[in-house]
Context: one part of a larger RNA
């Protein structure tokens, strides 16, 4: 100069504490080791893998595996050589692929050939083979921490220091005072989006106060722009104002005012750098290997496999419930290979009709959770649904491996869960339901969005990380 330290100080974080739900225990759902196995592709492995790459494994994906087969090859460019339209269709063999053969059949032309297509040689092919410790590009983590550096100047023999300590403040190396330092860059904030209030503009698909029409009833229809909304523009918070404390920064106040108040909530935003982190299987790319094969086709099987460990998450054990009847309130998004009103069949899943919308117009759509009735009366039950049988639907060439959904039947384990350990401070935790992406289907309980209801902190001594000074060191 740094990096430790069971050295010291100061500070700050759901570190801890106070408190709510939870995980560990049950069944499933998933991912991971492990075993197993023709293959159970490959990667990710303490924080920083393990509902990760995967925002969809019946075929396809699919890289694995057995088994058939192809060897200029699935694709493209060009060069010779001999052919013929191309495209279609047909036949034999097969699981297909492909491997043999059979019909059909061209335009331009200077007549010298081009075009156009396959064939066979050839140059360039391929390769999800290896190296992420050869790399780019991305990304994770320290950490959205407050730090990293730089000129020139001053000190030191030099490595370096000084700025950047120090004394107040702050989320903040924010900002003020000091000062051999003076500036200055990347950072930090602030400019960007979304939210909360108003204003103006604009009125259609939205909206309906006051008017008229009209109905069993609806804004349904004339009309309107007033409110809501929609979506552009613009105000509006700057410790501006007052008070106390301070030499300033700034700190305090249930102060004023205002819709917000002291960063108003949230999101993008990620400093030098750490971890030879992770990715060669998203792409790019050095090297090395591979070429009748580690390329490729295709059929079938596997990635779904089960004595077990382990992460993640669902559903539960019930009465603040549970079922059966009525009744109310949202956002935010999809929808012409969609979404589908309405009407008929089905107990339903669904099927037949059929209507309206390329959507502020139709439709998905029922929001639940709430209220209000009525029942159950503490019981393995009218809790709890696993798991098995039997009928079906609907995707889709094909649901046996291994698909999702109705019904009927069967009801396992579970009575709140041991050391132990996790999110979480506000409209946040907990609960409720609602879309969407992938996507024929769908293993979704997952991801991402979206409303609705709606709570608990004396404090910083201790654990943990982590920031600045400071001090030891036989490390660097």
């Nucleotide at each position: 100069u740094g990096a430790c330290g069971g050295g010291g100080g100061u500070c700050c974080g759901c570190a801890c504490a106070a408190g709510c739900g939870g995980u560990g225990g049950a069944g499933c759902a998933u991912g991971u080791g492990g075993u197993u196995u023709a293959a159970u592709u490959c990667g990710a492995u303490g924080a920083u893998a393990c509902g990760c790459g995967a925002a969809g494994a019946a075929c396809c994906u699919u890289a694995c595996c057995u088994a058939g087969g192809c060897u200029c090859g699935a694709a493209c460019a060009c060069u010779a050589c001999g052919g013929g339209a191309c495209c279609g269709u047909c036949u034999g063999u097969g699981a297909a692929a492909g491997c043999a053969g059979g019909c059909c059949u061209c335009c331009c032309u200077u007549c010298g050939g081009g075009g156009c297509c396959g064939g066979u040689a050839g140059u360039g092919a391929g390769g999800u083979g290896c190296u992420g410790c050869a790399u780019g590009g991305c990304u994770g983590u320290c950490g959205u921490c407050a730090g990293c550096u730089c000129g020139u100047g001053c000190c030191g023999u030099g490595a370096g220091g000084u700025g950047u300590u120090g004394g107040g403040u702050u989320a903040a190396g924010u900002c003020c005072c000091g000062u051999a330092a003076c500036g200055a860059g990347c950072g930090c904030a602030a400019c960007c989006c979304c939210u909360a209030u108003c204003u103006c503009u604009a009125g259609u698909u939205g909206c309906c106060a006051g008017c008229g029409a009209g109905u069993c009833a609806a804004g349904u229809c004339g009309g309107g722009g007033a409110c809501u909304c929609u979506a552009g523009a613009g105000a509006g918070a700057c410790u501006g104002c007052c008070c106390g404390c301070g030499c300033a920064a700034g700190c305090g106040g249930a102060g004023a005012g205002g819709a917000a108040g002291g960063u108003g909530g949230g999101g993008a935003u990620g400093a030098c750098g750490u971890c030879a982190a992770g990715u060669c299987a998203u792409c790019a790319u050095g090297g090395c290997c591979u070429u009748u094969a580690u390329g490729c086709c295709u059929a079938g099987g596997g990635c779904u496999a089960c004595a077990c460990a382990c992460g993640u998450g669902c559903u539960a054990c019930a009465a603040u419930g549970g079922c059966g009847g009525g009744g109310a309130c949202a956002a935010a998004g999809g929808g012409u290979c969609g979404c589908u009103a309405c009407c008929c069949g089905g107990c339903a899943a669904c099927g037949g009709g059929g209507u309206g919308c390329c959507a502020a117009u139709c439709c998905c759509a029922a929001a639940a959770a709430c209220c209000c009735u009525g029942u159950c009366u503490c019981a393995g039950u009218u809790c709890g649904g696993a798991u098995c049988g039997g009928a079906g639907u609907c995707u889709g060439c094909a649901a046996c491996u291994c698909g999702a959904c109705u019904c009927c039947g069967u009801g396992a384990a579970g009575u709140u869960a041991g050391a132990a350990u996790c999110g979480c401070u506000a409209g946040u935790a907990a609960u409720c339901g609602u879309g969407g992406g992938u996507c024929a289907g769908c293993a979704a309980u997952a991801c991402c969005a979206c409303g609705g209801u709606g709570a608990u902190a004396c404090g910083u001594u201790c654990c943990c990380g982590g920031a600045c000074c400071u001090u030891g060191u036989a490390c660097a």

Small-subunit ribosomal RNA, 3' major domain from an uncultured organism, 476 nucleotides, folded computationally.
Rfam family: Bacterial small subunit ribosomal RNA. Rfam links the family to the GO terms structural constituent of ribosome and ribosome.